A computed fold for a 75-nucleotide RNA from a Methanomassiliicoccaceae archaeon, annotated as transfer RNA. Its mean pLDDT, the model's own confidence on a scale to 100, is 81.

């Protein structure tokens, strides 16, 4: 340098192929219930505009272009 895969709350992850209304689930966090207390369990809450920029569109995490980072592979 070429090809391919990935980047989404603090962490992990679904959704992307086929654009559609409030972005999925788990762990962690906070509050409550339960308990003598803790843990476990149950209920609720908060937290992300999807690596960055631009474009297309009524509408973009999703499509197109550029770019950054990580990984695999070829030379």
């Nucleotide at each position: 340098g070429g090809a391919c895969g990935g980047g989404u709350g603090g962490c992990c992850u679904a959704g992307u192929c086929u654009g559609g209304a409030u972005a999925u689930g788990g762990c962690a966090g906070c509050a409550g219930c339960c308990u003598c207390c803790u843990a476990a369990g149950c209920u609720g809450c908060a937290g992300g505009c999807c690596g960055g920029g631009g474009g297309u569109u009524c509408g973009a995490a999703u499509c197109c272009c550029c770019u950054c980072c990580c990984g695999u592979u070829c030379g």
Its Rfam family is "tRNA". Rfam links the family to the GO term triplet codon-amino acid adaptor activity. Taxonomically the source falls in Methanomassiliicoccaceae (Archaea, Methanobacteriati, Thermoplasmata, Methanomassiliicoccales).